This is a predicted structure of a 354-nucleotide part of an RNA (large-subunit ribosomal RNA, domain IV) from Catellatospora sichuanensis. Lineage of the source: Bacteria > Bacillati > Actinomycetota > Micromonosporaceae > Catellatospora. The sequence was found in a public genome assembly. Rfam family: Bacterial large subunit ribosomal RNA. Rfam links the family to the GO terms structural constituent of ribosome and ribosome.
Context: one part of a larger RNA
RNA sequence: CUGUGGUUAAGGAACUCGGCAAAUUGCCCCCGUAACUUAGGGAGAAGGGGGGCCUCGUCUGGUGAAGGUCUUUACGGCUGGAGCUGGGUGGGGUCGCAGAGAGCAGGGGGAAGCGACUGUUUACUAAAAACACAGGUCCAUGCGAAGUCGUAAGACGCUGUAUAUGGACUGACGCCUGCCCGGUGCUGGAACGUUAAGGGGACCGGUUAGCCGCAAGGCGAAGCUGAGAACUUAAGCGCCAGUAAACGGCGGUGGUAACUAUAACCAUCCUAAGGUAGCGAAAUUCCUUGUCGGGUAAGUUCCGACCUGCACGAAUGGCGUAACGACUUCCCCACUGUCUCAACCACAGGCCCG
Repeated sequence: CUGUGGUUAAGGAACUCGGCAAAUUGCCCCCGUAACUUAGGGAGAAGGGGGGCCUCGUCUGGUGAAGGUCUUUACGGCUGGAGCUGGGUGGGGUCGCAGAGAGCAGGGGGAAGCGACUGUUUACUAAAAACACAGGUCCAUGCGAAGUCGUAAGACGCUGUAUAUGGACUGACGCCUGCCCGGUGCUGGAACGUUAAGGGGACCGGUUAGCCGCAAGGCGAAGCUGAGAACUUAAGCGCCAGUAAACGGCGGUGGUAACUAUAACCAUCCUAAGGUAGCGAAAUUCCUUGUCGGGUAAGUUCCGACCUGCACGAAUGGCGUAACGACUUCCCCACUGUCUCAACCACAGGCCCG
C1' cells in the first nucleotide's frame, strides 16, 4: 500500500448518477393495526409491551405407591391419592451494562409509471416494462378434416370429431372498443373484355417428276418441308359486391358574439373517411427547466392540474384497477464511516531493511 473482517467522538446522506455499500430490523407470546379492496386481502401493516434465575401458591394433563375396603382368594375389583413428571397462570425475591444474553434470524411507510398475477428468458456483460399466461376476438377445418413432415409409401393431427383441431392478433378483472372498404389483402360472383399451350388450318412459300422454250429461263402435280390467319379454349387479371378484434387510414383555409380574448356559428376547398369516448409536456412534448399549484431554505427529477397532442387514442387495444414485482422514479421515518475526515485493531498478501 492492497484485500478481508472489526470498532469509533460530534453530526447523520452533507456522499453519490442513485443510500451503491454498510448499518438498523430480526425469534416467541400479548395488545394493537389505516387508506384502499376483486371483500379473499392489504397485514408480520404501522406502533407498543413482556421474555433469565430462585421461591411460594394455584389450575390442568400423564403415571399411579402405601393404606382402606369387598368378595368368586386372584398376578382380582373398588377406593385412595403420596411420589415422580409435562404444560399454563399469579405473588414474592434475586444477579448483571445487557435475560430471544452467543449463533441462526423481516428495516418500515407514502406516492407514481409499467406489467394483472405464479411462471419464462439472452449457459459466459441484459431477468426486464421483453416472452408466456388464464380470458377475449377473428379465420380455417365435416373427417382419408384443415394443417405439418416426407419424392413416395406412410406418419403426426387422433385411437380426437366443431364445447374438437390448426392459424393470427390481443392479454386477469372493470368500463368500453367510434368513423372509413378509395388503395392492398381475403371471400363471393359470373354476363362481358383480355389471356397460354393445345386444337384448327385459310393464305403464302421451299424442293422437283414433268411440261414450255434455240438458249437464258419460266410454269409446276404428288410427296417431303417452312411459316401460318379466322375460329375454339382454363385459371388469372380487368369488372361487380362484401369484409377493418384483415394490412391500414382517420384534413386545410377564411370570417364571425355589445371591453378584450376566444369562437358554439357561417363560408369554402379537398377526401374513402376526416380522431368519437377516454387520456394528455406522457416510457410519447421538439420549442421546454412550458405555465400554475405541492413538496425543499433552494427541486432540469417527482406529484397534482392546464391543453398550445412538433408527433396519444381505442384488441399494432383506450382508460382505470385491489393484489403481486431481486423492475423504474420521487419523498419520509429509522439507521448508519456513504460523507464532513479520517483514526485504530486483527488476519492475509505486497513492498523496504536484514